A computed fold for a 349-nucleotide part of an RNA from an uncultured bacterium, annotated as small-subunit ribosomal RNA, central domain. Its mean pLDDT, the model's own confidence on a scale to 100, is 85.

Context: one part of a larger RNA
Parts: sequence; C1' cells; structure tokens
RNA sequence: CUGGGUGUAAAGGGCGUGUAGGCGGGACGGCAAGUCAGGUGUGAAAUACGGAGGCUCAACCUCCGGGCUGCAUUUGAAACUGCCAUUCUUGAGUGAUGGAGAGGUAAGCGGAAUUCCCGGUGUAGCGGUAAAAUGCGUAGAUAUCGGGAGGAACACCAGUGGCGAAGGCGGCUUACUGGACAUUAACUGACGCUGAGGCGCGAAAGUGUGGGGAGCAAACAAGAUUAGAUACCCUGGUAGUCCACACUGUAAACGAUGGAUAUUAGGUGUGGGGGGACUGACCCCUUCCGUGCCGGAGUUAACACAAUAAGUAUCCCACCUGGGGAGUACGGUCGCAAGAUUAAAACUC
Repeated sequence: CUGGGUGUAAAGGGCGUGUAGGCGGGACGGCAAGUCAGGUGUGAAAUACGGAGGCUCAACCUCCGGGCUGCAUUUGAAACUGCCAUUCUUGAGUGAUGGAGAGGUAAGCGGAAUUCCCGGUGUAGCGGUAAAAUGCGUAGAUAUCGGGAGGAACACCAGUGGCGAAGGCGGCUUACUGGACAUUAACUGACGCUGAGGCGCGAAAGUGUGGGGAGCAAACAAGAUUAGAUACCCUGGUAGUCCACACUGUAAACGAUGGAUAUUAGGUGUGGGGGGACUGACCCCUUCCGUGCCGGAGUUAACACAAUAAGUAUCCCACCUGGGGAGUACGGUCGCAAGAUUAAAACUC
C1' cells in the first nucleotide's frame, strides 16, 4: 500500500460553517476528452517463453515462431462518464398562511428559603453524632414575633415532555433575534451531498483585570474515629462558585454509534401539525415532522441493533493496524501560566 475494520475487542473528529477536492436528478440535441473497434508505423538485438536443431548428454550455442499487454498517427462508434447548448420539476431553495417550544441576547420585576443586622417576648441551654467533643450561649444564645440588608437559586407545574449543531437551556414580563415543523404550490430551475486545510462555537475546573460574596466549599485549622487516619463523620473556613471583559479549548464533550440519500413487516405510548364528525369537553382518521418502548426478517463473536438500524445499497470525510514504552521525549504551533495540539524511537514481552 492493498485487504479488513471503527456500539462494547484498536478505531467516529466535542460540534457547526464552509474553501479546494471528490461525488451528483429527468428529457432532447451536439462534440468526441475519457471509453470501445479497425488500419498503419514503431515497440532494436540479446535475454525470457514455445518449437526444432548442433556439440556423445547437459550447461552452452544456432534457427524459427509467438509475444513485447505500450506509444504515436489515422478512420469510425456514441451506450456510459465528461464538455457545450436547450429544456423539465420530483432534489434544493424562496414566497404566502399558521400553530408549538427551558433556542439565544439584553433589561426590568417577583415570592419562598438560608445568613447577617436592629428591636420586642423569653431563659438556660443550643448545636452536632452511632456515641461524643471542638463550636455557640447569662456580654442573654437556641426558640418566637416585627423591621431592615444582601447574594445566589428559581419549589409545585415537571413528564424515558419540549428546544438547540454540540456544549447546553427551567420563576414572571418586555424588547431584539436564530432554527425547525405543518398547510399551500405562487416563484427560481439542480442552485445539491460531503468536506483536507481555514474560521466560529464549545460543560466543569483553571488563568488575568475589576466588581460581588448569602449559602456551599478544594486548601487549611480544630474535634472525633483509629494501631496510625495527612480520610470517611463533626465544628469552622479561604480560593472558587456569582457578574463584566479577556484567555484557556479540554471531558465517560457518550447513543462510547460521523454526515447525506434511497430502500425494507408489524404493535404500542408521547409531543407538534393536518383532516373529519360533533353544541362542546372530547372522540375518530392521518402515506406529515419529532421523541420513547416492544418486536419480525436481516445483521452480529455474543450482548444486542432492528424504519431514530448495528438491515440492504451508494457518495464524501475522519480514524484503527499486538501489549508496554507513550498520548510520553524531541522539534514545531498555540497559551500569561496551567498546559493544549501535532507526535516518534531505542528497549522489552
């Protein structure tokens, strides 16, 4: 490299957007680059291969033949690929109408609870645990009532419910804004799929500057436990958690399952839409879109997957190639740093 693979054995990029490239719908006409057929030239000799002959055989030598799968040129063919022109609407997109949604950004508002502060009532305990102790409390705690401050999170609704490309998104209102879906069939007329690089987004932790700081809580301190206890349990408690801007760019970033298209039994639940009957709640239907469960063929090493495929096929990208060494060293790139990314070898089993 080929072949074979990538849910769990090694292996799907964290996710999108899109450049080059690869691949690409129906009809008609043309061209003839690829493709196919014929002719001509060339493809030296030797070697090699097949046949025959000569040295007593063989090696060796001689002769004959085919071939040299190629290249050039020329004459044709036009199905397929390609190119050019015309055209079509089913792919794709636009428009119109409509409902659903924790999709995003910003601003404002709300109540419950914790903590703290002030005041009232009130008195000796509170707190905590398996049991305790550290801790808090006669300087009046805990409990309870009233008032105030501040930060963070949004009970019930809530649902193998919804939305988003992924990360993720949940109190209410407003403004701005993205996408999907249904119906329609007015418009464009292949405008498509994928996508090396590139660019953007990207949980938590962490970093920089400035704010904020109620609760929680790495580190740390103290009390227990214990043979010890740098832990589990308890009392405290700082970074952090929150906000703004900037960085980091990683996760079991998981469905451990790349994207797109076509195709292939059923059953049942749920969200959105459409249609029908009905006064209506509701009920019925649905070859539409999404989301679950079960299950047949088929697939699979098995487990299982099974129209949301891990079935049957096509196109494009990414990745794997025994274990350790090692996702390490060196070098490069990026980063303030932490580190990230790209990525070996010796040696060893």